[in-house]
The part of an RNA shown here (small-subunit ribosomal RNA, 3' major domain) has 476 nucleotides and comes from Potamilus streckersoni. The RNAcentral record of the full RNA draws on SILVA.
Context: one part of a larger RNA
């Protein structure tokens, strides 16, 4: 100067603690080690790998196996020659692909001949093609410390040098943030703020959205007239700044309290990741050097695998019951999406049917937890729903290997979970239901919406992790 200490001081962070919920115990869902397999494609591996890359593996993806099958090639550019391109159809074979038959001449230029683009074919050769190696050759991109408060530069000063100073020091703050002090004086990357969003008010605006006030009509629905107050949509403006009032403080920076306020001291929440570390990850997004393969490590094609199972381990799902379960009845969402309404059929999945709707208008669309009434009476049960038999339903060329879904039948294991251990500080955990991506079809995961709605936080000794000052080092 770091780095590092089972030194020392000071400080923060759901880091303890204090509380509520989980997880490890069981079932099946998912990844992932394993071991299997012809292949069970490949990457990711403490945190920061393991519902991850995959926001959808039945064929297709796809990249792995088995077979068949092509070699200027599935794709791209150049040359020659021929042909229009296309389209119909045989026979053969699992398909590609193999051999055959007929139809048919278009566009520009040109009186024609002819020549051009375009598109197929054939021949050879320059090339193509590689998810094939190397993320330790590399760009881009991304995780992590970490939204931590650091990191640095310029001149000048100081030291032979490395290097110091500034950045330390006394306060203060989330914060290198602000003030005071100083051989420093300014100045950058960050920090704040400037951008979305929610919360209040106002102004414009007034359909598809509202309906207070007048009138209609009875179909009792804003439904029609008509209004634009209101609610609410979107679009500009306001609005908080420690601004004011009172203590504290050093007369500061700020810190406690008060008023007014819809909100108060960073108002809540997003976006935003400084200089760097992990030769972190990614050559299979994607580009890219090097090396490699070229009748194949490249191309096509069918079936198969990726889904397979003694186990082991991560995540989530449902429970294991009375704060419950089942039956009736009956209210209140928000965000999207392009979708299918009423009616009939069927116990149902679904069928039929199309009204309306390119969508503040129509559609999905029932919100579920919640109320209020019945019933169950502590039981392996009127709790669990796994497994299986049967019958079907809907997508698709096709559900056997391997898709969801529905009905009837079965009805397993769990009675709350050892050692350990995770996530949270408010509209938060915690419970509940909704939409969306992806997508023919499949959602316990993803990635949004909002309905109900809480304990606790004395404090900071101890565990992690991190800043900052100091101190020892035989480390760099």
């Nucleotide at each position: 100067u770091g780095a590092c200490g089972g030194g020392g001081a000071c400080c923060c962070g759901c880091a303890c603690a204090a509380g509520c919920g989980g997880u490890g115990g069981a079932u099946g869902a998912u990844g992932u080690g394993g071991a299997u397999u012809a292949a069970u494609u490949c990457g990711a591996u403490g945190c920061a790998a393991c519902g991850c890359g995959a926001a959808a593996a039945a064929c297709c993806u796809u990249a792995c196996c088995u077979a068949c099958c092509c070699u200027u090639g599935a794709c791209a550019u150049g040359u020659a020659u021929g042909g229009a391109a296309u389209c119909c159809u045989g026979c053969u074979g699992a398909g590609a692909g193999g051999u055959g038959g007929g139809a048919g001449u278009g566009c520009c230029c040109g009186a024609a001949a002819g020549g051009g683009a375009g598109c197929c074919a054939u021949a050879a050769c320059a090339c193509a093609g590689g998810u094939g190696c190397u993320g330790c050759a590399u760009g881009g991109c991304u995780g992590u410390c970490g939204u931590c408060a650091g990191c640095u530069c310029g001149u000048g000063u100081c030291g032979u040098g490395a290097g110091a100073u500034g950045u330390u020091g006394g306060g203060u703050u989330a914060a290198g943030u602000c003030c005071c002090g100083c051989a420093a004086c300014g100045a950058g990357c960050g920090c704040a703020a400037c951008c979305c969003u929610c919360g209040c008010c106002a102004u414009u605006a007034g359909u598809u959205g509202c309906c207070a006030u007048c009138a209609g009509g009875u179909u009792u629905g804003g439904c029609u007239g008509g209004g634009c107050a209101c609610u609410c949509u979107a679009a500009u403006g306001g609005g908080a700044c420690c601004g004011c009032c009172g203590g504290u403080g050093u007369u500061a920076a700020a810190c406690c309290g008060g008023a007014g306020g819809a909100a108060g001291g960073u108002g809540g929440g997003g976006a935003u990741g400084a200089c760097g570390u992990c030769a972190a990850g990614u050559c299979c997004u994607c580009a890219u050097g090097g090396c490699c393969c070229u009748u194949a490590c490249g191309a096509g094609u069918a079936g198969g695998g990726c889904u397979a199972c003694a186990c082991a381990c991560g995540u989530g799902c449902u429970a294991c019951a009375a704060u419950g379960g089942c039956g009736a009845u009956u209210a209140c969402a928000a965000a999207g999406g392009g979708c299918g309404a009423a009616g009939c059929c069927g116990c149902a999945a679904g069928g039929u049917g199309g009204a309306g709707g390119a969508a503040a208008u129509c559609c999905c669309a029932a919100a579920a937890a919640c109320a209020u009434c019945g019933u169950c009476c502590c039981a392996g049960u009127u709790c669990g729903g796994a497994u299986u038999g049967g019958a079907g339903u809907c997508u698709g060329c096709a559900a056997c290997u391997c898709g969801a879904c529905u009905c009837c039948a079965u009805g397993a294991a769990g009675c709350u979970g050892g050692a350990a251990u995770c996530g949270c500080u408010a509209g938060u955990a915690a419970u509940c239901g909704c939409g969306g991506a992806u997508c023919a079809g499949c959602a316990u995961g993803c990635c949004g919406c909002g309905g109900u709605g809480a304990a606790u936080a004395c404090g900071u000794u101890c565990c992690c992790g991190g800043g900052c000052c100091u101190u020892g080092u035989a480390c760099a």